[in-house]
Context: one part of a larger RNA
RNA sequence: GUUGGAGAGUUGAGAGGAGUCGUCUCUAGUACGAGAGGACCGAGAUGAACGGACCUCUGGUGUAGCUGUUGUUCUGCCAAGGGCAUCGCAGCUUAGCUACGUCCGGACGGGAUAACCGCUGAAAGCAUCUAAGCGGGAAGCCUCCCUCGAGAUUAGAUUUCAUAGAGUCGUGGUAGACCACCACGUUGAUAGGCCGGGUGUGGAAGCGCAGUAAUGCGUGAAGCUAACCGGUCCUAAUAACUCUAUUCGCGCUUGAUGAAUCCCGC
Numbered sequence: 001g002u003u004g005g006a007g008a009g010u011u012g013a014g015a016g017g018a019g020u021c022g023u024c025u026c027u028a029g030u031a032c033g034a035g036a037g038g039a040c041c042g043a044g045a046u047g048a049a050c051g052g053a054c055c056u057c058u059g060g061u062g063u064a065g066c067u068g069u070u071g072u073u074c075u076g077c078c079a080a081g082g083g084c085a086u087c088g089c090a091g092c093u094u095a096g097c098u099a100c101g102u103c104c105g106g107a108c109g110g111g112a113u114a115a116c117c118g119c120u121g122a123a124a125g126c127a128u129c130u131a132a133g134c135g136g137g138a139a140g141c142c143u144c145c146c147u148c149g150a151g152a153u154u155a156g157a158u159u160u161c162a163u164a165g166a167g168u169c170g171u172g173g174u175a176g177a178c179c180a181c182c183a184c185g186u187u188g189a190u191a192g193g194c195c196g197g198g199u200g201u202g203g204a205a206g207c208g209c210a211g212u213a214a215u216g217c218g219u220g221a222a223g224c225u226a227a228c229c230g231g232u233c234c235u236a237a238u239a240a241c242u243c244u245a246u247u248c249g250c251g252c253u254u255g256a257u258g259a260a261u262c263c264c265g266c
Stems, first nucleotide, its partner, number of pairs: 005161004010156001014148004020048007032037001050105005058099004065092005070085006109143003116136004165243004169185005190236003193232005200224002206219005
């Protein structure tokens, strides 16, 4: 911008993507062939590369999780801890992100055709796929499949709304460079905190016991636990403001103009 405004779900002009190639088995050691060899057609299985999605599994990462440990320094000392040393080093690891992991895809079908194969058939009493007419026929063409798509200026159609709707602002993430998008804003679980769970780590501190001690055992699958799953208004989403239809509809008020009919008067 789309000819009043707004919400929602759509149509599909058009554009893009995809389109690949093996191996094995059955049919069948059949047709064919003297043999050697060895099919068409059809059916099934399994792969390569490529593409899409995802994180259950297997791995990677995981500098805000747990543990072990070296040196040094600090918390007065013991013990227990903090800091620094590439995250000090090392082992394992939640979420997320990922491939080396998992799942899925190419299809089937329809239409018109190419080379080519035909039917009928004259010109040309024959012949001829062609001149009239009618079939078949490809990974190719148009569809079918996936994505975008009304700036398709030819700017579409449908439905709903009228104190409609949108924005600023705030809490955030399934989103993200910013913007945008999405969720929420007390009629509230949006984030943090707290509580419960899960997951991970792997047996806390203290105390007791055994041992000269290092250490081990018990209390006790202990303690701690990020991004995960829930719950809970404790904290923060408070309050407020701005823009937008000058009227399509509805209601009220005022009442210009005015046809016909009926009544009354002249």